[in-house]
RNA sequence: UGGGUCGGCCAGGUGGUCGCGGCGGUGUGACGCGCCGCCGAGGAAAGUCCGCACUCCACAGGGCAUGACGCCGGGUAACACCCGGGAGGGGGUAACCCCUCGGAUAGGGCCACAGAAACAAACCGCCAACGGCCGGCGCGAUGACGCCGGUGCGGGCAAGGGUGAAAAGGUGGGGUAAGAGCCCACCGGCGCGCCGGGCAACCGGCGCGGCCAGGCAACCCCCGUCAGGAGCAAGGCCAAGCAGGGGCAAAGGCGGCUUUUGCCGUUGGGGCGUGGCCCGCGCCCCUCGAGCCCCGGGUAGGCCGCACCGAGCCGCAGCGGUAACGCUGCAGCCCAGAUAGAUGACCACCCAGGCAGGUUUUUCUGCCGGACAGAAUGCGGCUUACAGGCCGGCCCAAGGC
RNA sequence: GCCACCGUAGCUCAGUCGGAAGAGCAUCCGCCUCGUAAGCGGACGGUCACGGGUUCAAGUCCCGUCGGUGGCU
Numbered sequence: 001u002g003g004g005u006c007g008g009c010c011a012g013g014u015g016g017u018c019g020c021g022g023c024g025g026u027g028u029g030a031c032g033c034g035c036c037g038c039c040g041a042g043g044a045a046a047g048u049c050c051g052c053a054c055u056c057c058a059c060a061g062g063g064c065a066u067g068a069c070g071c072c073g074g075g076u077a078a079c080a081c082c083c084g085g086g087a088g089g090g091g092g093u094a095a096c097c098c099c100u101c102g103g104a105u106a107g108g109g110c111c112a113c114a115g116a117a118a119c120a121a122a123c124c125g126c127c128a129a130c131g132g133c134c135g136g137c138g139c140g141a142u143g144a145c146g147c148c149g150g151u152g153c154g155g156g157c158a159a160g161g162g163u164g165a166a167a168a169g170g171u172g173g174g175g176u177a178a179g180a181g182c183c184c185a186c187c188g189g190c191g192c193g194c195c196g197g198g199c200a201a202c203c204g205g206c207g208c209g210g211c212c213a214g215g216c217a218a219c220c221c222c223c224g225u226c227a228g229g230a231g232c233a234a235g236g237c238c239a240a241g242c243a244g245g246g247g248c249a250a251a252g253g254c255g256g257c258u259u260u261u262g263c264c265g266u267u268g269g270g271g272c273g274u275g276g277c278c279c280g281c282g283c284c285c286c287u288c289g290a291g292c293c294c295c296g297g298g299u300a301g302g303c304c305g306c307a308c309c310g311a312g313c314c315g316c317a318g319c320g321g322u323a324a325c326g327c328u329g330c331a332g333c334c335c336a337g338a339u340a341g342a343u344g345a346c347c348a349c350c351c352a353g354g355c356a357g358g359u360u361u362u363u364c365u366g367c368c369g370g371a372c373a374g375a376a377u378g379c380g381g382c383u384u385a386c387a388g389g390c391c392g393g394c395c396c397a398a399g400g401c
Numbered sequence: 402g403c404c405a406c407c408g409u410a411g412c413u414c415a416g417u418c419g420g421a422a423g424a425g426c427a428u429c430c431g432c433c434u435c436g437u438a439a440g441c442g443g444a445c446g447g448u449c450a451c452g453g454g455u456u457c458a459a460g461u462c463c464c465g466u467c468g469g470u471g472g473c474u
Stems, first nucleotide, its partner, number of pairs: 001397010012350007020040009042372001046383002049381005054231004066227005071085005086101006102222002107220002109216003123161002125157003130154002132151007169187006188212002190209008235304004244295005252267006268286007312333002315330006351370001353368006402473007411426004420457001428444005450466005
């Protein structure tokens, strides 16, 4: 210098004009309006995939079901997250990166096609040791028995062939009728025991056991751990209108008949007429509706939850730790808060970047031009999207000193 | 805002416990008919939404993304 890899950071800047949301102050009669001041998106605010806070419901304790997770240790409020380590596999020259992770000897299920067989099987094949059958001989005949030869009928075997994604450890020797971990030596795996290292997963060594019967648990299942359910449209408060209940102003009571409405009698009250007034007399009413008031639940709507004194944030320093992270001290900050949803637009210059032209280069001119996206209760993660730039560690290659 | 489900041929849908994807309509060709329709026979047509993983093997199982549908004072 070029290429790569890992980690961290930024996500255009300044000024002007116009504009938007919130809070505070101020003027005004005013919650409106004007003026002033302050604050106003992100690393993902996204997907809503996990974990919490918070709220309501349920709940003596325990269990079932269901779901998630699953090597080990640590971190954390918690997690499926993070850090460190382990085993196995893969990519890269390397730095480094990616994937997997309890149990298949608890049990069930599946393994298409092919193949004999997909878990304990026999198609081709090998075998005359055993049983059977045939022939010969011992023996003149038959039977029995024995010997020899044949036969793959009963049977024995699993080495070899072939099928398949996958076929019952490998090589050599012994052994046998033929064979085979059947036996032995070495190698590989598994299990157990002991020793050493490590908190542990695990690693290394020694010994023992022929234990060698596959795969799938992102199929059911078993073991262990965790989880009660719902979610801010949680939940709480206030509360128009309509509907419901009660009351008010004037009032009916008792008895009889009637299924009831109602009718009659009596008594009482009210109104009107007569009347100067009272008594008396006559008539009507003592009901409905409207209105007003109150009550409970509660819709629309509004307020709170909800703009955060906190699993707070940011910076520096020290200490512990490999790290994630934790503790302590000092200084600073209260940190967007809408409710159909504000955070924008334009102009100029600068900073990166790209293209074209002139130019050996430096440089000049012109044009283009800054991604993904956007809060809605909050927080910790994961995943996904993303133009470009800066810083640092490490690796490879070439060159120079 | 919160939650649940779906995506297979041009259209509407099947596809079970994973074994290599079908039906009806549509299109095209042929038969039948004087001709058309109907009918009969045949053919064409698939990134199983997309990407990754588990598995010998994925439309199916698991994870992520995209699009759509439905529900909730």

This is a predicted complex of two RNAs, RNase P RNA and transfer RNA, with 474 nucleotides together.
Model confidence (mean pLDDT): 76 of 100.
Rfam match: Bacterial RNase P class A. About the family: Ribonuclease P (RNase P) is a ubiquitous endoribonuclease, found in archaea, bacteria and eukarya as well as chloroplasts and mitochondria. It is annotated as a ribozyme.